Molecule: SAM riboswitch aptamer (S box leader)
Organism: Prolixibacteraceae bacterium
RNA sequence: UGAUUAUACAGAAGAGUGGAGAGAUCGGGCUCAGUGAAGCUCUGGCAACCAACCGUAAAAUGAUGGGAAAGGUGCCAAUACCCGGCCGGAAACGGAAUUAUAAUAA
Numbered sequence: 001u002g003a004u005u006a007u008a009c010a011g012a013a014g015a016g017u018g019g020a021g022a023g024a025u026c027g028g029g030c031u032c033a034g035u036g037a038a039g040c041u042c043u044g045g046c047a048a049c050c051a052a053c054c055g056u057a058a059a060a061u062g063a064u065g066g067g068a069a070a071g072g073u074g075c076c077a078a079u080a081c082c083c084g085g086c087c088g089g090a091a092a093c094g095g096a097a098u099u100a101u102a103a104u105a106a
C1' cells in the first nucleotide's frame, strides 16, 4: 500500500510547547479557535479489537460467553458534527460507497 472480517448515536482532558487554523475528501451548512486552532511532548483517563485469564458447545489452529485492565494498538467537542455528491423510499428511514480503528493473511 491493496485485500478480507468486525465496529463506528456509548465513553474519556489537563499541562508544556507552538502561533492560525481545525472539524478525512468535494459542495453547502453549522460548530470550535488569540479566554490560543493544528502539530509535537508529558501526565491523566476512556474503551475492550488483539494478547493473557475463566468457561461453553463442537471437533479443530476456528466459533462463542464472562469478568479483569499489568501487555500491543486505538481513542478522549458536537452520531464518522449535519445534509448532499450513490441506490430504494412521499417522508421518516434503510442499504451501499468512502473514511477511521482493530484483527488476519499476503
Stems, first nucleotide, its partner, number of pairs: 001106001003104006013043005021032003026084004044076003049072002053066004080098001086095003